A computed fold for a 1521-nucleotide RNA from a metagenome, annotated as small-subunit ribosomal RNA.
Its Rfam family is "Bacterial small subunit ribosomal RNA".
[in-house]
RNA sequence: AGAGUUUGAUCCUGGCUCAGAAUGAACGCUGGCGGCGUGCUUAACACAUGCAAGUCGUACGAGAAAUCUUUUGUUCGCAGAAGAGAGUAAAGUGGCGCACAGGUGAGUAACGCGUGGAUAAUCUGCCUCUGAAUCGGGGAUAACGUUACGAAAGUGACGCUAAUACCGGAUAAUAUCUAGAAUGCUUCGGUUUUUUAGAUCAAAGGGGGCCAAUACAUGUAAGCUUCUGUUUAGAGAUGAGUCCGCGUGCCAUUAGCUUGUUGGUAGGGUAAUGGCCUACCAAGGCUGCGAUGGCUAGCUGGUCUGAGAGGAUGAUCAGCCACACUGGAACUGAGACACGGUCCAGACUCCUACGGGAGGCAGCAGUGAGGAAUCUUGCGCAAUGGGGGAAACCCUGACGCAGCAACGCCGCGUGAGUGAAGAAGGCUUUCGGGUCGUAAAGCUCUGUCAAGUGGGAAGAAUCUGUCCUAUGUUAAUACCAUGGGGCACUGACGGUACCAUUGAAGGAAGCACCGGCUAACUCCGUGCCAGCAGCCGCGGUAAUACGGAGGGUGCAAGCGUUAUUCGGAAUUACUGGGCGUAGAGGGCGCGUAGGCGGCUUUUUAAGUCGGGCGUGAAAGCCCGGGGCUAAACCCCGGAAGGGCGUUCGAAACUAAAAGGCUUGAGUACGGGAGAGGGAAGUGGAAUUCCUGGUGUAGAGGUGAAAUUCGUAGAUAUCAGGAGGAACACCGGUGGCGAAGGCGUCUAGCAGGAACGGAUCCGACAGUGAGGGACGAAGGCUAGGGGAGCGAAACGGAUUAGAUACCCGAGUAGUCCUAGCAGUAAACGCUGCGAGCUAGGUGUUGCGUAUUCUUCGAGAAUGCGCAGUGUCGGAGCGAAGGUGUUAAGCUCGCCGCCUGGGAAGUAUAGUCGCAAGACCGAAACUUAAAGGAAUUGGCGGGGGAGCACUACAAGGGGUGCGGCGUGCGGUUUAAUCUAACUCAACACAGAGAAUCUCACCAGCAGCGACGGCAGAAUGAAGGUCAGAUUGAAGGUCUUACCAGACAAGCCGAGAGGUGGUGCAUGGCCGUCGACAGCUCGUGCCGUGAGGUGUCCUCUUAAGUGAGGCAACGAGCGAGACCUGCAUUUACAAUUGCUAACGACUCUUCGGAGGUUCGAGCACAAUGUGAAAACUGCCUUGGUAACGAGGAGGAAGGUGCAGGCUACGAUAGGUCUGUAUGCCCCGAAUCUGCUGGGCUACACGCGCGCAACAAUGGUAGAGACAAUGGGCUACAACUCCGAAAGGAGAAGUUAAUCCUCGAAACUCUAUCUUAGUAUAGAUUGAGGCUUGUAACUCAGCCUCAUGACAACGGAAUCCCUAGUAAUUGGGUGUCAUCAGCGCCCAGUGAAUACGUCCCUGCUCCUUGCACACACCGCCCGUCAAACCACUCGAGUAGGGGGUAGAUGAGUCUUAAUUUUUUGAUUAGGUCGAAUCUAUUCUCAGCGAGAUGGGUUAAGUCGUCACAAGGUAGCCGUAGGGGA
Repeated sequence: AGAGUUUGAUCCUGGCUCAGAAUGAACGCUGGCGGCGUGCUUAACACAUGCAAGUCGUACGAGAAAUCUUUUGUUCGCAGAAGAGAGUAAAGUGGCGCACAGGUGAGUAACGCGUGGAUAAUCUGCCUCUGAAUCGGGGAUAACGUUACGAAAGUGACGCUAAUACCGGAUAAUAUCUAGAAUGCUUCGGUUUUUUAGAUCAAAGGGGGCCAAUACAUGUAAGCUUCUGUUUAGAGAUGAGUCCGCGUGCCAUUAGCUUGUUGGUAGGGUAAUGGCCUACCAAGGCUGCGAUGGCUAGCUGGUCUGAGAGGAUGAUCAGCCACACUGGAACUGAGACACGGUCCAGACUCCUACGGGAGGCAGCAGUGAGGAAUCUUGCGCAAUGGGGGAAACCCUGACGCAGCAACGCCGCGUGAGUGAAGAAGGCUUUCGGGUCGUAAAGCUCUGUCAAGUGGGAAGAAUCUGUCCUAUGUUAAUACCAUGGGGCACUGACGGUACCAUUGAAGGAAGCACCGGCUAACUCCGUGCCAGCAGCCGCGGUAAUACGGAGGGUGCAAGCGUUAUUCGGAAUUACUGGGCGUAGAGGGCGCGUAGGCGGCUUUUUAAGUCGGGCGUGAAAGCCCGGGGCUAAACCCCGGAAGGGCGUUCGAAACUAAAAGGCUUGAGUACGGGAGAGGGAAGUGGAAUUCCUGGUGUAGAGGUGAAAUUCGUAGAUAUCAGGAGGAACACCGGUGGCGAAGGCGUCUAGCAGGAACGGAUCCGACAGUGAGGGACGAAGGCUAGGGGAGCGAAACGGAUUAGAUACCCGAGUAGUCCUAGCAGUAAACGCUGCGAGCUAGGUGUUGCGUAUUCUUCGAGAAUGCGCAGUGUCGGAGCGAAGGUGUUAAGCUCGCCGCCUGGGAAGUAUAGUCGCAAGACCGAAACUUAAAGGAAUUGGCGGGGGAGCACUACAAGGGGUGCGGCGUGCGGUUUAAUCUAACUCAACACAGAGAAUCUCACCAGCAGCGACGGCAGAAUGAAGGUCAGAUUGAAGGUCUUACCAGACAAGCCGAGAGGUGGUGCAUGGCCGUCGACAGCUCGUGCCGUGAGGUGUCCUCUUAAGUGAGGCAACGAGCGAGACCUGCAUUUACAAUUGCUAACGACUCUUCGGAGGUUCGAGCACAAUGUGAAAACUGCCUUGGUAACGAGGAGGAAGGUGCAGGCUACGAUAGGUCUGUAUGCCCCGAAUCUGCUGGGCUACACGCGCGCAACAAUGGUAGAGACAAUGGGCUACAACUCCGAAAGGAGAAGUUAAUCCUCGAAACUCUAUCUUAGUAUAGAUUGAGGCUUGUAACUCAGCCUCAUGACAACGGAAUCCCUAGUAAUUGGGUGUCAUCAGCGCCCAGUGAAUACGUCCCUGCUCCUUGCACACACCGCCCGUCAAACCACUCGAGUAGGGGGUAGAUGAGUCUUAAUUUUUUGAUUAGGUCGAAUCUAUUCUCAGCGAGAUGGGUUAAGUCGUCACAAGGUAGCCGUAGGGGA
């Protein structure tokens, strides 16, 4: 110090979450020791038991007993007396204390607390100092005794007694009071000091010692002395009371509160001021700087956190306050309205003899209850402190210690060194290894802690007593006080700390985590299950995210989790945020309070600044020392401390006071501009209606129609009239107004602004919470008006429906008058005012200069001011943008925002006739919602270009029927499987009778290697025969051979056309017959990205040219490769043969290259080369290039193929092969026999042959090319009608064979007919292949002769040697071609062209899409769950007002008493309770509304693209949504 999370990616806004620190904690797992701390946060709930406040005999009276000793009597049991116990115990009077210490935080929002002051408005026991005094009397009373009542608690009567108890008297002041005087101060009220006169008020003794003087006279007493107490006065100290300034929570959905209230006068009361209380008088007092009310809360020093400012908190320790079962009240006292006191009332508990009594743990322990949760019914007064006492001493659950608890902080240990065969074992593995791991074992050491033994009063202790001594006092060496020294006494903790020693590595490690954030990874199991999760998210068969394991990481006697606080969060922003589009500017003026305010002079000193002083408790924090071995902890010292008070000074700024100024603001004057406002008139055009004329069949309306109007005369047209509303052209990002808004013309009324020069005033200004004015449309009330338009309602269409869009007709309304209402996407989504900060260019108003002029209120150009637009620099901004009209730089004031939803909802209040408006939440839910921009994709957006898997112009088909073939479906034991829009369906399959083969039925076979059981009771294996079987040494029977292993079990393995193409490689299809896809450097942008690749032209093409912040390059296109077409060179066998020579045959014409020589002219073949490049010409164009032409075999890529970018499609294939994982493993393996893939109601695709005369049939005749061939092609001969058969030459091929091409041509016939078309189907007989032809092959012959007469909607292919048509070859192949591929023969029509349909490419635009429109998404309804709201009511809490009852205090009057006092009758106040009424809070609640959430429910399709009617806002009516 940041990080994760919205997106395909980006920047921003914005929330959520995490990492840190902390805790009086709790829970889970675990747990060795010590030190120091801490320990009911909940029920201020109820409490058993014990203890927590007593003490003093030196204030007082009285005063035991047990027991012991002695003694007397004796019935020997005992009884009496004396002494000791003992002036002791217990009780009582009296004094002091009990108001401290200790506990708790309920109440309290307050002078309660904090801080600083005031007290001139006060008190103060014990303590200290100073002065004075302590004289002299009196009467009681408890205890006690006698007695009465009561269960008890307790109470009464009579009698006795003491005091430092109580009461008079004397004396007394500088005390108090009254009346004056002087002095200083003052808040002007008083008051300090001094002083005069008068009045009033006190006491208590006790202890020790002494005898010189007095008295008795031993020694005591008076006396003296000392200590202590008492009284009084003053001062101090300490403590307390009261008052004041400032500070100290939340809510305005609490806005008004108050009658002792505010003040005065007089009196009372108090220690003391004061409405504190009373009487009278006045009518005040508080409040937007938040009164009153409600809710919450003890406050502070501090503590936690934080860089700080702050925020949160108020345990332990310390200060203050409040409380003591609940409420109230007083008494005593120095002090209380009193925790362990009193009285009353109430609730609760206990005792009771039922009459009546007792009690208060929020003291220490402890119990129950509550709760996630918090300890021992311990020891001791040894220390510190407190109370009493002269003291000893007593008391002290304060306190000191111990116990329990890892609750926290701090410290220590659980060993150290060495040790590689890198052991065993675990885990993993690519099977080689790796890792746990020097870890262990082994060897060598050490001894903290724990355990045992021993030592250990070391430290923590002084007081006190006693002895000695000094000083003071005294007559004194007593006594007493104080100081010093010696000795003695006292320890709960505790036999503790600490030390020594013994043996022994021996007794001592866990917890969480390992997907990212966040350090740490693999295997197995599981299979959207089980589960995890702080956020994002993980899990649907290869999970580093679940569970386990191994390994690792972090911390460590702890570790995690949960809860809470601060931080991060600049996410409430004082430090330190924002508001055009993200949340946020009020609809707009006026104006009150408030805050803020021009230039200048003087003064003051409130703010401000500086110095001094006081305070800011201690503890804590910080710094420096010191003590426990160190640390935690403790001790000492210092520093610091926002603030507050006071005093001295300064005078710049703010403020205040007194003046001045003119530039802000205002004002007078001048001539102009304007749909500014209100009110009164006025004009023409148009619509509609009415009357009349002309006129006739339609009009109107729409995408198309219909409803509707019209022969009763419409529409159309002419004339006249009526009425209402709105004002064409001008008209303009022109004008005016605060906004809403304002448009014919005219005069009158009155508002505002600009300009001009400068008349007056002299800061008068700006903003503006509340308040009040205005405020579109729609709506409401009342009355008018009503032409057109037109919610609702109605009808016609559209549609699946159509409560809409379209059409017809039409009511409120729209208009006027008077009111209400007060909202809009009331928008520039931009509050108002002021100043400053580049420009360019329009336009409106005014002024001004120049020029022109038709002389006009004219025009043009320039300048100034004011307004209104546009472009744009700096700057700003997340960006788009804004940019002197700021969203720039500043100042002042106001309003508003703080994640999304719930919700502008509920409730409360205010306003309104209502509709509704204003103000305005929460529960709950959610991890996003959002802004701007980017790249794509998409659009029933736009533009440009292109394509016969687009159209158009054409040609021919498919779709009908028959058959072939593939698919679906159905069937079946099986009909194996894959592929399903284009891009599955004559596809894999280039050819299923067996095989193929994966499917079905049946029968068989098989385990490399290892281990274990078992086996000589003879296994496996081999071989005859028989039986079985479809067949088989497969099984069985029998016989023989053989000679050691063995599938019975556990592992492991071969094999698998078993699964997963969504785990994969490879290959392929398609987009794509496309022209795109990228990179380097540079530049632009915060960035994603852009530019380049865009624009214009051109091209088949991102092909090229020109321009351009781009310049280049790559993969594609092209080039290239192959084939075809032309020429040429060479070659010469198997090709060719014109000419020449032979040869053979001859019908004498001639023929024969399968006769030879010879040759290579021609044809063909093969290998090279050439040729075509828009090269040439004309023309258009800057150019690229286009159009035309010549030449040429070929002309503009010559034609046809091959090659085919980055990618996408989870496209296809695990059944071509390869391959991860999973599965089967003696069967999902392997073999054999047979069957099936060939089924058949039906649907679809691809084809074949047809429907005929452009034809069929018959006869005759002509012309190819590509290929293939030895398990082959086969000439030729013979046989057969044919398929074919029997022989068989040749050919491993330019040699031989296949090989007769067919359409075509000629002739003949058929003559429009289901035919001499068509050939399906079926019968019979043959042939061939093959082991085999039934299921299920092909062919031949004869016979049979079905459907079909050109095909609905729809749809396919094709642009030239193409379509169409004709045959041929080949692949597969034993056989089988209607299939695929190829070859040649014959050989057209049409293309103007375009983007209308289907698509593709580019640019642009919109987007709420990015799984990308097969997208996204809205609302009702149905279901489940959740919280809230309303709610008939119901049971409670807290108040207010009025009344009733009422302990006690105070008080009046009377009576009584020796006094304090008591009694009676009244009065004021008064807790609690009751009655009546009212306000408020939360609970329950049948039922009701809306809301939220929830993988796959229903209905529609509202929004996002022009979302298919642009969307949205306000309002009104209507509708399943």

The RNAcentral record of the sequence draws on SILVA.